Bacterial RNase P class A from a Paracoccaceae bacterium, 360 nucleotides, folded computationally. Its mean pLDDT, the model's own confidence on a scale to 100, is 76. Rfam family: Bacterial RNase P class A. Rfam links the family to the GO terms tRNA processing, ribonuclease P activity and dimeric ribonuclease P complex.
[in-house]
C1' cells in the first nucleotide's frame, strides 16, 4: 500500500423568535423546569404486575425446549467450552438428544433401497453347440442424495472379512476433564444404510387472559318486553271482570324478585425511582455477570405534545482559479413497564487482528 475479519460508537452543534404536551409557582398576566430511539418498529420469545381458575402432590393429554458447563428474575437470550462444517488465516456457521424400543417412508434412475437381490460381466459345468440350459460369484460395470464398510495383500475355478495388516465401527478398560468430549490399550470379523424438519421415545419447562388488565368515585337505570311468586292465606280493606249464584275457583289492577333490551360511557388510581442510568471507581470471575462505594433523575397520556422559522458553524455533492453560490442530510417515531431476539438505517469515526506485496 492492497484485500479481508472482529468489536464498538455517532446519527449534526449552538443561539434567537413563534408554537405544542407534562410538572411546579402565581388571584391573574405570566414565570420556571422537563419533553423520543438505537432501534421507540415487528409483537417473535422471557418476565414483573393485575384479574379469573385452582388444596397439595403425582400421572396423563397438549405445546415448547434439546451437545456440555456457567450467567440471569426468567428465556428459545448471553458467556465459555466440546464436536461437525467452511476459510491460507483472522474468523464464521450449525434444527448439535435417541435410528440395536417400535411403526412408517426412501420419488426418479438403477439388476437391487435392507428377511434381500444376478441386468451386463467373470468362473465352473451339461449337450442339442446356441441370441442355449444349470450352478457359483456382488470383486468389476451401470444408477442414485444414499447400495449390506474402505485401501492393500493373501486366497480361489472365479470370488467374497473367507483370512491378514492399517483405517473406520461396536464393546470393555485406563488416563485427562465438573461435563460435553479427547487420547491410549485391549477385544469382536463387521453384526448396526438414511430420514426423528413423519409418528414416536427420553429429559426438562409450561394453568388462562391481558393496562381496553384491575380498583375506586361520579353519573345513569327514561320509556319498553318476558318469566316466577304474592294478589287467590287468618279476617275487614282494589275491579262495572269470568264461571247463571257463592263463603269456592280463576282473571285483571297492584306489589316483590329475576331476565332481555335500552341508557350512561366522565373523573381518579394503576403510571413510571426502576431486575433504573453513568466511557465513574474498587473487588471476584477467562467471560457473560455478581457485589460494594460514589454520582445522576432521564416523557408519562387521555386517540395521543415532541413542531416551524431565521442566523452562525460543521459534513457531503455540483459549479468556480478563488471568494462564493446552489442543493442535500438515512431508518424511523414512545402509549403499563422491564430483559432479549429479529428486521430497517444516508453518511461518518475509533480500536484490535489476519493474508499478500514493497522498503529497511
Nucleotide at each position: 500500500g492492497c484485500g479481508g475479519a472482529g468489536a464498538g460508537c455517532c446519527g449534526g452543534a449552538u443561539g434567537g423568535c413563534c408554537g405544542c404536551g407534562g410538572g411546579g409557582g402565581g388571584c391573574a398576566a405570566c414565570c420556571u423546569u422537563c419533553g423520543a430511539g438505537g432501534a421507540a418498529a415487528g409483537u417473535c420469545c422471557g418476565g414483573a404486575c393485575u384479574c379469573c381458575a385452582c388444596a397439595a402432590a403425582g400421572c396423563g393429554a397438549c405445546g415448547g425446549u434439546g451437545c456440555c458447563g456457567g450467567g440471569u428474575a426468567a428465556c428459545g437470550c448471553c458467556c465459555g467450552g466440546g464436536c461437525g462444517g467452511g476459510g491460507c488465516a483472522a474468523c464464521c456457521c450449525g434444527a448439535c438428544g435417541g435410528a440395536a424400543a417400535g411403526c412408517g417412508c426412501c420419488a426418479c434412475a438403477g439388476a437391487a433401497a435392507u428377511u434381500a437381490a444376478u441386468c451386463c460381466g467373470c468362473c465352473c459345468u451339461g449337450c442339442a453347440g446356441g441370441u442355449u440350459g444349470g450352478g457359483g460369484u456382488u470383486a468389476g460395470g451401470u444408477u442414485g442424495a444414499a447400495c449390506c464398510g474402505g485401501u492393500g495383500g493373501g486366497g480361489u475355478a472365479a470370488g467374497a472379512g473367507c483370512c491378514c495388516a492399517c483405517c473406520g465401527c461396536g464393546c470393555c478398560c485406563c488416563u485427562g476433564g465438573c461435563a460435553a468430549c479427547a487420547g491410549g490399550g485391549g477385544u469382536g470379523g463387521c453384526a448396526c444404510g438414511g430420514c426423528a424438519a413423519g409418528c414416536c421415545c427420553c429429559a426438562c419447562c409450561g394453568g388462562g387472559a391481558g393496562c381496553a388488565a384491575u380498583g375506586c368515585c361520579a353519573a345513569a337505570u327514561a320509556g319498553g318486553g318476558g318469566g316466577u311468586c304474592c294478589g287467590c292465606c287468618u279476617u275487614g280493606c282494589g275491579g262495572u271482570g269470568u264461571g247463571c249464584u257463592u263463603u269456592c275457583a280463576c282473571c285483571c289492577a297492584g306489589g316483590a324478585c329475576c331476565c332481555c333490551g335500552g341508557g350512561u360511557u366522565g373523573g381518579c388510581a394503576g403510571c413510571u425511582a426502576g431486575a433504573g442510568c453513568g466511557c465513574g471507581g474498587g473487588u471476584g470471575g477467562u467471560a457473560a455477570c455478581a457485589u460494594c462505594c460514589c454520582g445522576c433523575c432521564c416523557a408519562g397520556a387521555g386517540g395521543a405534545a415532541u413542531g416551524g422559522u431565521c442566523a452562525u458553524c460543521g459534513c457531503c455533492c455540483a459549479u468556480g482559479a478563488a471568494a462564493a453560490u446552489g442543493g442535500g442530510g438515512a431508518c424511523a417515531a414512545a402509549a403499563u413497564c422491564c430483559g432479549g431476539c429479529u428486521u430497517a438505517c444516508a453518511g461518518g469515526c475509533u480500536c484490535u487482528c489476519c493474508g499478500c506485496g514493497c522498503a529497511a